[in-house]
Formats: sequence, C1' cells, structure tokens
RNA sequence: GCCCUCGUCGCAUAGUGGUAUUGCACUGGUCUUGAAAACCAGGCCCUUCGGGGCUCCCAGGUUCAAUUCCUGGCGAGGGCG
Repeated sequence: GCCCUCGUCGCAUAGUGGUAUUGCACUGGUCUUGAAAACCAGGCCCUUCGGGGCUCCCAGGUUCAAUUCCUGGCGAGGGCG
C1' cells in the first nucleotide's frame, strides 16, 4: 500500500429497513432486627409531571422511514505484498 471482518448503555451482546434486545455490574425501592437472596424500577436531557426532545463510533447520501443500505473518515482485529 491492497483486501476482509467488526464498532449498539459501565462491560458482554441480540436485532439488519418500521417500538434500540438480553445478561452482568451499579443506583433506588419492597421484604428483613440487619444483611444476603428474591422481586420491582432505572439509556440521556428538559418538563407546567400531562408530556416533549435526543440516542446504535463520526459526517454526508438514498428512503415516507436508516443501528440496518451506499460513500468518506476515525478506531480495533485478521489476511496479502
């Protein structure tokens, strides 16, 4: 230099055009004399608490609609020379 694969919550991951999934960790709550276990809730921001906006590495494009498809960039792993 060229080619391939990958990048999703703190960590590990599913999904591959139409509601961002699950487990662990962490925080709060219920229970308990107290803790563990179990169960419930929690992505982020704003809020008049009714709700609204944003979010899949970054930027653009295609589309009614993009984490998903396309282009470029950044990063990681592998192969060739």